[in-house]
Context: one part of a larger RNA
RNA sequence: UUGGGCGUAAAGCGGGUGUAGGCGGCCUUGCAAGUCAGGAGUGAAAGUCCCGAGCUUAACUUGGGAAGUGCUUUUGAUACUGCAGGGCUUGAAUGUGGGAGAGGGUAGUGGAAUUCCAGGUGUAGUGGUGAAAUACGUAGAGAUCUGGAGGAACACCUGUGGCGAAAGCGGCUCACUGGACCAUAACUGACGCUGAGGCACGAAAGCUAGGGGAGCAGACAGGAUUAGAUACCCUGGUAGUCCUAGCCCUAAACGAUGAUCGCUUGGUGUGACGGGUACCCAAUCCCGCCGUGCCGUAGCUAACGCGUUAAGCGAUCCGCCUGGGGAGUACGGUCGCAAGGCUGAAACUC
Numbered sequence: 001u002u003g004g005g006c007g008u009a010a011a012g013c014g015g016g017u018g019u020a021g022g023c024g025g026c027c028u029u030g031c032a033a034g035u036c037a038g039g040a041g042u043g044a045a046a047g048u049c050c051c052g053a054g055c056u057u058a059a060c061u062u063g064g065g066a067a068g069u070g071c072u073u074u075u076g077a078u079a080c081u082g083c084a085g086g087g088c089u090u091g092a093a094u095g096u097g098g099g100a101g102a103g104g105g106u107a108g109u110g111g112a113a114u115u116c117c118a119g120g121u122g123u124a125g126u127g128g129u130g131a132a133a134u135a136c137g138u139a140g141a142g143a144u145c146u147g148g149a150g151g152a153a154c155a156c157c158u159g160u161g162g163c164g165a166a167a168g169c170g171g172c173u174c175a176c177u178g179g180a181c182c183a184u185a186a187c188u189g190a191c192g193c194u195g196a197g198g199c200a201c202g203a204a205a206g207c208u209a210g211g212g213g214a215g216c217a218g219a220c221a222g223g224a225u226u227a228g229a230u231a232c233c234c235u236g237g238u239a240g241u242c243c244u245a246g247c248c249c250u251a252a253a254c255g256a257u258g259a260u261c262g263c264u265u266g267g268u269g270u271g272a273c274g275g276g277u278a279c280c281c282a283a284u285c286c287c288g289c290c291g292u293g294c295c296g297u298a299g300c301u302a303a304c305g306c307g308u309u310a311a312g313c314g315a316u317c318c319g320c321c322u323g324g325g326g327a328g329u330a331c332g333g334u335c336g337c338a339a340g341g342c343u344g345a346a347a348c349u350c
Base pairs, nucleotide, nucleotide: 003322004321005320006319007304008303012318014201016199017198021194022193023192025088026087027086028085029084030083031082033081034080035077036076037075038074039073040072041071042070048066049065050064051063052062053061054060091191092188094186095184096183097182098181103177104176107173108172109171110154115149116148117147118146119145120144121143125136126135162169163168206247207246208245209244210243211242215241216240220236221235222234223233258317259316260315261314262313263312266295267294268293269292270291271290273288274287275286276285299306300305323350324349325348332343333342334341335340
């Protein structure tokens, strides 16, 4: 609960696609469902309101009127909404011509580094810390050189740079593939926006099966520290981290800011594209459009701050909030192999 809100106070679903539904550009014709106007019927009585009357007054009783915002029917109106027909091009989509990009999945490939193995040189330490010790090393370590194996990640370039709906994406190469942007205005002619359910996507950790395993590293072991130290520090180290297939579906999934459209002073960077100025080109400069930052006007805001990438001014649709704790718990349902997820109370208490 017909209200007010959702950046930080409670509150934007993690993000998309899309069904129903809601909403929807310009011109024109018809209809008249919504809408508006008039008439008729009905809208019981009591009650309510107004004007009276009767009990000494009032309450009370009683007469008349109004109202009864509604429903039905009928006659009209046609601006708006709707329905039906016709047309338009500015919304939307397509075409044509371009350039940019860590967008996606597959295959191949490269160098640096760590570790390990083999060999050479070589001798007593190495490692680690606040200091140490555990640990490694005369069965030859560490250092250094050569060769080899294997896995994972890609220094510099790298940029409040780029791409993607979000999660996210970074060595190089071929092929496959999605989207956005710019220019043009050829083509379609409102084909649009949002979106309850649904569907597919969704970091890390975790789970199932099979591989793989260099480095790192929960658990675990040992050494320190300490009053203790089931920690922080150190030496080791297994799951895991990687790949394939299938699950899980969460997050400070954040811009803590839903999507779309229109309107509203500016300045200054940067990325992509186009146009113009200039003797041709290029650099530079000016302009347009899309993206991404900073500062700031009006306005907004409790303040902080936001400020054409709005948290300003409006419109449409969806989601959500309604004191703290109890509690994202219990119960039920549903999904999951499990872990658990989603939905989601109450008593009681302040």
Predicted 3D model of a 350-nucleotide part of an RNA (small-subunit ribosomal RNA, central domain) from an uncultured bacterium. Its mean pLDDT, the model's own confidence on a scale to 100, is 87. Rfam family: Bacterial small subunit ribosomal RNA.